[in-house]
Notes: Predicted 3D model of a 107-nucleotide RNA (FMN riboswitch aptamer (RFN element)) from a bovine gut metagenome. Model confidence (mean pLDDT): 83 of 100.
RNA sequence: UCUUCAGGGCAGGGUGCGAUCCCCUACUGGCGGUAAAGUCCGCGAGCACUGCAGUGCAGAUUUGGUGAGAUUCCAAAACCAACAGUUACAGUCUGGAUGAAAGAAGA
Numbered sequence: 001u002c003u004u005c006a007g008g009g010c011a012g013g014g015u016g017c018g019a020u021c022c023c024c025u026a027c028u029g030g031c032g033g034u035a036a037a038g039u040c041c042g043c044g045a046g047c048a049c050u051g052c053a054g055u056g057c058a059g060a061u062u063u064g065g066u067g068a069g070a071u072u073c074c075a076a077a078a079c080c081a082a083c084a085g086u087u088a089c090a091g092u093c094u095g096g097a098u099g100a101a102a103g104a105a106g107a
Base pairs, nucleotide, nucleotide: 001107002106003105004104005103012024013023014022026092027091028081029080030043031042032041033040038079039078046057047056048055049054061077062076063075064074065073083095084094085093
C1' cells in the first nucleotide's frame, strides 16, 4: 500500500379495537487491554455543534468460593442497552445500513 472479514436477540402467555412497543415470562451481548469481562480501563458504532480538524453528550454488579493474581473463572442474585419510525411506549420489529467502523486475518 492492497485484499478479505468485521453485532446478536420476542419462543409462550395476559390486557386491548389495535402491542414482537404495555404487563408476566423468554432471548441477545462489537473491538483492544488485563486471569478468559455487555457492567473494570480504553476504543468503535450513535447523537449535538461542525466545512474539516475537533469538542461535547451518551448504559449497567454485587455477594460468596478457588487462586500468587479474577468486579474477567465457578456458584448465586442483580442490572444495562443510540437515533428515526410505528395502529400503542421498542436492547429484540422497520429504517439510515448492500453503509461506516474499533479492529482481525492475509498478500